[in-house]
Context: one part of a larger RNA
RNA sequence: GAUUGAACGUUGGCGGCAGGCCUCAUACAUGCAAGUCGAACGAGAAAGGUCCUUCGGGACUGAGUACAGUGGCGGACGGGUGAGUAAGGCGUAGGAAUCUACCUUGUAGUGGGGGACAACUCGGGGAAACUCGAGCUAAUACCGCAUAAUCUCCAAGGAGGAAAGCGGGGGAUCUUCGGACCUCGCGCUAUUAGAGGAGCCUACGUUGGAUUAGCUAGUUGGUGGGGUAAUGGCCCACCAAGGCGACGAUCCAUAGCUGGUCUGAGAGGACGAUCAGCCACACUGGAACUGAGACACGGUCCAGACAACUACGGUUGGCAGCAGUAGGGAAUAUUGCACAAUGGGCGAAAGCCUGAUGCAGUCAUGCCGCGUGUGUGAAGAAGGCUCUAGGGUUGUAAAGCACUUUCAGUGGUGAAGAAACACCGGUAAGUAAUACUUGCCGGGAAUGACGUUAACCACAGAAGAAGCACCGGCUAACUCCGUGCCAGCAGCCGCGGUAAUACGGAGGGUGCGAACGUUAAUC
Repeated sequence: GAUUGAACGUUGGCGGCAGGCCUCAUACAUGCAAGUCGAACGAGAAAGGUCCUUCGGGACUGAGUACAGUGGCGGACGGGUGAGUAAGGCGUAGGAAUCUACCUUGUAGUGGGGGACAACUCGGGGAAACUCGAGCUAAUACCGCAUAAUCUCCAAGGAGGAAAGCGGGGGAUCUUCGGACCUCGCGCUAUUAGAGGAGCCUACGUUGGAUUAGCUAGUUGGUGGGGUAAUGGCCCACCAAGGCGACGAUCCAUAGCUGGUCUGAGAGGACGAUCAGCCACACUGGAACUGAGACACGGUCCAGACAACUACGGUUGGCAGCAGUAGGGAAUAUUGCACAAUGGGCGAAAGCCUGAUGCAGUCAUGCCGCGUGUGUGAAGAAGGCUCUAGGGUUGUAAAGCACUUUCAGUGGUGAAGAAACACCGGUAAGUAAUACUUGCCGGGAAUGACGUUAACCACAGAAGAAGCACCGGCUAACUCCGUGCCAGCAGCCGCGGUAAUACGGAGGGUGCGAACGUUAAUC
C1' cells in the first nucleotide's frame, strides 16, 4: 500500500447492488418447512338452507363435499451444517465387471380365473399413546392358469418366464338396457437402444511432526465357494508366507476437498464466507426394512444421555430447514408477505403443496453514486486567537443582495417484470366418422407478493442533512496558555525535571470525508 463474513470508539442525510453466528455439531417454547391423485378403489358425514309434520320427526339440498381408509407416485430432490475424514474423500486423466423410476426410441403383448385385508359394523382392553377379537367388502392391492422372445438358465436334449385397467366419443349389429362392440388417449407387461443419473477400479497430485522407525494375521497372494446390480479377502474353507517402509510405512497433531478468493510485476504466499461442483453428517452409537434409488434431517427398530406427560402400568420428543428463544461471545438480522414470476412434487386438467424461490424488514458490514447549496459580496464588520500594540489572522468566510430545488417532504400521473397453460378458429394425422384426441398455425380473456413500485409532473422553501483523525522526524500541517520526569504521550526514534511546535486546552492549519480513526488478520 492492498484486502476483510470483521469488531470497537466518535459521528451519521439519501439511494443502488451485495453481504450478515467465523464462538457452543450447545439446549430448544411456538408456528410453518412434503405432499398430491376421486380420470385406480370401496365407503361416506355434519352445520346451514328450503319444504312437509301426527311436533316424535321426515324429504330435498348441502354433497358423492369434508374427515378418514386401501392403492399409486413423491417423501433418496430441494433446504441446512462442516462434526468426522490426510483417504472408501477431493482434483485431473483413464478403465471394465454393473444398475437405472420418471423421459425419448423400436418391437411384441395386454387372454381367462381366484382368495383376501383395511375402511365399515359389533364386542373388549388402556389414563393416554394406542391396541385385541369376530363379521362384511372393492380395486391399477395380492396370487395362480394360459401365452411369449432377439429375455434368463442349460449337461444344447430342454426348462423357466408377465400384464390392469381407467377416461373421452360413437354409425351399424347384439343386449339382461348395466353394456357388449368399435375407436382415440392415458396406463400396464416383456424386451431393444438412448439420454441423464448412480455404484466400482487404476495412475498422478493433495498439511505438519523422526523428540513417531519399524508396521501388518484376513495380514499378502492362490484355489474353490458364498455374497452383491457388479469386480474384489467384501466374507468363508483350505494352501502358501507373504505385503508395506528413510522416495518416510506405522503413530500423533491439524484439516472437509475443488472451481476459486486476497495479495504480488511475476514466481510465489495466505485463505476456502457468499456463488457453483463433489463428499460427509442429521441428539450419540448401532442395525436393517421398503424402494429404481437410502442403510433415509422433518421414516422404522435397538441401546444411551437429556427433556416432557403419566392414573406409576407406561408413553412421547430430536431446528446442523425458515423465523424465533436461552446460553456462549468482541460480534452477526423479522416468530414478515406471496406462490405473481422461475423451479420442484402430484394430477388428464382445473388445481393443490412448496420458509426452494421471488420480495419486503433490519444493520454505514462492504462497494458505488448523489446531496448537505450556487453566484455576488471589503465597512476586510463583530467576536475569537495572536502581537514588537502599528498590526496580523480567522476571511469572501459570515451578514447582505440575486438565484436554483437534486435528494428528503406533500399531492398526482404511472410502465416493465405476464404470457403461456386454459379457451376459440383453421389445418394435418389417427379413425367407419363431420364425434373425440393429438401435433402445427392464428387468435386469445383472466392472473402482480413486491407496491403508496421504477420513472415522470406539480408545490413550497436554503429550507431537513458534517464529521473524524492528525500537526517533533519518518509524514502533509504552528503558535499561545496550563503542567513541571508530575499528569501524561508513544508505531519506531523518543517527548515531559519552569520559556514543551511531542503531555492537556485553545486559536490556526493539514488529510480524508458519510465517514474517520483504532484493534485483529493476510499478502

A computed fold for a 523-nucleotide part of an RNA from an uncultured Pseudomonadales bacterium, annotated as small-subunit ribosomal RNA, 5' domain.